[in-house]
Context: one part of a larger RNA
Molecule: small-subunit ribosomal RNA, 5' domain
Organism: uncultured organism
Parts: sequence; structure tokens; C1' cells
RNA sequence: CGCUGGCGGCGUGGUUUAGGCAUGCAAGUCGAACGCGAAAGUCCCUUCGGGGGGCGAGUAGAGUGGCGAAAGGGUGAGUAAUGCAUAGAUGACGUGCCCUCGACUCGGGCAUAGCCCUCCGAAAGGAGGGAUAAUUCCCGAUGAUGUGUACGCACCAAAGAUGGGGAUCUUCGGACCUGUCGGUCGUGGAGCGGUCUAUGUCCUAUCAGCUAGUUGGUGAGGUAACGGCUCACCAAGGCGAUGACGGGUACGGGGCCUGAGAGGGUGUUCCCGCACACUGGGACUGAGACACUGCCCAGACUCCUACGGGAGGCUGCAGUCGAGAAUCUUCGGCAAUGGGCGAAAGCCUGACCGAGCGACGCCGCGUGGACGAUGAAGGCCUUCGGGUUGUAAAGUCCUUUCGACCGCUAGGAAUAAGUGUACGUUAAUAGCGUGCGCGAUGACCCGGCGGUGGAAGAAGCUCCGGCUAAACACGUGCCAGCAGCCGCGGUAAUACGUGUGGAGCAAGCGUUGUUC
Repeated sequence: CGCUGGCGGCGUGGUUUAGGCAUGCAAGUCGAACGCGAAAGUCCCUUCGGGGGGCGAGUAGAGUGGCGAAAGGGUGAGUAAUGCAUAGAUGACGUGCCCUCGACUCGGGCAUAGCCCUCCGAAAGGAGGGAUAAUUCCCGAUGAUGUGUACGCACCAAAGAUGGGGAUCUUCGGACCUGUCGGUCGUGGAGCGGUCUAUGUCCUAUCAGCUAGUUGGUGAGGUAACGGCUCACCAAGGCGAUGACGGGUACGGGGCCUGAGAGGGUGUUCCCGCACACUGGGACUGAGACACUGCCCAGACUCCUACGGGAGGCUGCAGUCGAGAAUCUUCGGCAAUGGGCGAAAGCCUGACCGAGCGACGCCGCGUGGACGAUGAAGGCCUUCGGGUUGUAAAGUCCUUUCGACCGCUAGGAAUAAGUGUACGUUAAUAGCGUGCGCGAUGACCCGGCGGUGGAAGAAGCUCCGGCUAAACACGUGCCAGCAGCCGCGGUAAUACGUGUGGAGCAAGCGUUGUUC
């Protein structure tokens, strides 16, 4: 691709243009870090213009701050080695969150957004002035097991929030005591990462020479860290037929296919590593990026514009156009697993779990079973006797899987808040922590059981000359045609076409391509 097509389970599905993308969603969360703070509606008054109070509500909302956004998800363009694989090294290194242990958590201060006022701009957005909070920022104190060290010494930190409470004090806020969560400086760990070394890693010699930061040294800079990593100076080295340099191709591995193995082929799904994120370059922030849905610059493209200037990046999930032999739903849910934030409730999560579509693959099941010979009729063949289709059908007696319809029901759910109780902490029967008991939550879905009904709804495709299982008749007449190879067809073709019969597979069967 052609013909055909009943059901289910588990997988799997853009291999081409890393071509362009409409639309929606895919990274947020915390009020137990912080200061602000509406409106609609409703009620009252009113000169009917409006004004005010309570509730709505400390809600919605934006903002400051923290953590996350470097994960998860996609793709394979580049890369033949700055990669990957295996084995090592790091006395040359880093590490947020988590665990462990030790110490500390004291005193003070300046800002700034939101907000208000003024102004610029079509917009995106921006400027100036004023007031303000914090777990924001800054200064001081303390300061070693830390850092530096010329071993004398020098240097470096912090932030609070919230729950409960008997006595004492109180400016009635609290102090104070206590629990929890934080904060700071260190120690060790776990996991993760950086760097280095060795070995392995496609084709090409119709590529034979390549190289000036090039190879080494000294010094300096830089980095978490070694190093020409960068720079100044000095030397003239370094690599190469054991294939340098160049060209082509290509992400690598676990694996997968094939094979008795050796080997050959391959790198889709899943897992590990790497690289990339419109193209090229750059840094900022940060424990971590030179950062897919952050920033800046340049470029191509698309869109908006008041022409001054702006906005965008599906190689996330769906979806669309294009190109192509060719590849799906703009679906449901956070119920489970996992992730982020949060004390928690919870919120977010196109990760994920599910459903949908496609015989794309593998596997399972069904399309009925038993009996039934005047071997019916019909078809085909015939030597006209008969043979064959064929127990096949009809008929009789059964069964009801799967599908259809109806009813019941398990499981995927563990536990959370809360509550009861025991123990620990504590001045404490508060509170908090731990154990045990009670105690919400199902997107989706097959399964299980029972019932209704009737053989009822369910078989095709290729082949039949030899290889190769399966043959006769008619038509055709080197024509029409077949064909994987050998080869068939020119008047009796088992090889073309049709019929009958048969063979083989079977919800598939053939064909084409590709690999062994």
C1' cells in the first nucleotide's frame, strides 16, 4: 500500500522541515516574615449634586520579603571528543534543602516598594517629590574547633515568628518561664556536582604533513579548584603512516534485532549521561545557570502603532498549516505516585494517573456443540456407470463464552485535620512530640456475582508448474496477461482469465521496503 475486519488485555504512535505557528493550559506558593487595603450590595442623612456609619472584610487585590523557578517535561540540531563507556585520581575542589554534633541568637541605625501628590507617553512603560514596615539592608559587640599568617597576631555572624502559662514585676503592650518553627558560625555525613588520568569509541591517504598561546618555563591575574585558562617576559618546542591535519557521517551507553556461537545490524519506546531551546553573542542573580515558558545586545521573521516607538519565540500538553509513503484528542482528574511552597488546612502541578483515536505490535478469546445418509436439491467434473462439494446443509437435541440490556458489589485508600488514651518534655493536669485506637477523600475502570434473550450480532485473505503444501474444466491463442528465481502463453496452458475443487494462514492475509 491492497482486500478484509467481532471482542479484550498489555504495549506503542511525527522516523520527513531543529520548518512556521492561531488559541487554551504547562510554576508557583507562604498572612505562622511585613506594611497597606478596596468594591458591588445593604442602612441613614440630603440643598437630590452628594455625604456618612455598620456589615461586606482585615476579604479581594497589588506590593516588600522568603523558598522554588537550574527540578520535572521536550528534542537530537550540533558534537569523532571540551562527549560517552569502563577503571581510577582529587594532598587541586564545591554543595541550598536533609541528617549529626558543638557554640551563639546581644545592642543600635539608615532606607525603600506598595500608598499619596505632580508630570511624560498612543501604548509598552517611565520621571520627580513626600510618609512607612519587615525574617530587606547597614553598623557595633562577642568571637573559635573557622579564615589568613612573616606564628607576633589579624579578620569574620545572626532575625525573628507563633502556641501555652502558675507565682513575681508591669507603662497592662509585655517582661519572665516553657514548647514548636526559624536565624548565625563551625564539625562530620549523605546525596549531588566540578576537574584530571588511562583504555575503548565509524568511513576516507583521490586528505601527508599540521601547529605562534602553538610546546615548555618564570612571574602575575583569574577560578570553588589544577592548568596557556588569561597576560608579560624567556626558550624553541609540540603532534604525525601505531594515520597527525583535513573531509564525510554520527549524540554515546544500558539495551534491541538477528545468529548455534563468533559475529553482523541498530540506538524508537523505558533507564543513565551529554548537548540544545528562533539564529549568534554576553553576562546578571543565585548553593547551583551563562538559565526552554529570566535579562541585555545584534540578526531574520511575525504582530501592534498616534510613525516617536513597542510586543513575541510550542525541540512542554493538545491543536493548526506546510512538506511527506507516513504517525492521534484543542479530552478527564489531581483519586493514586512524585515534585514545589506552607506549621497545617491547602494551593499549584498537560510530571503523572486515566480515558479517546489507529489491527501499528504482541498475546488471549469468540464467530457455536452433539447427533444427523433417500449421501437431498443446486454447482462442478465425468469413461454417462458415476464421482465430488459432503455430516457439509436441512432436521433433532443442547450450550450462552464474548457482545447487548438490567441489578448488586469488591479493589485501586495509604491516611490528613480532628478526637480519645499512654509515655516523654515542662513549674504545669497548657502546649508540643511519639506510639496505639477512632476518624474524610475515586478522575477513571475493568473485574466478580446474579438475571433477560436467542444460534442468535461476528471470516476473510493469499496461493495450487518446480523450489513449495494444494488440480480439473472452460475461455484465450507469443494476444491478453503472469513472473521471487527457473521460466509460462504461437489451438487440448495443472504457470494467463473465470468457475468448481483444494492447500495454507486467520481477525487478519498478501505486497513493498529494511536488517540478520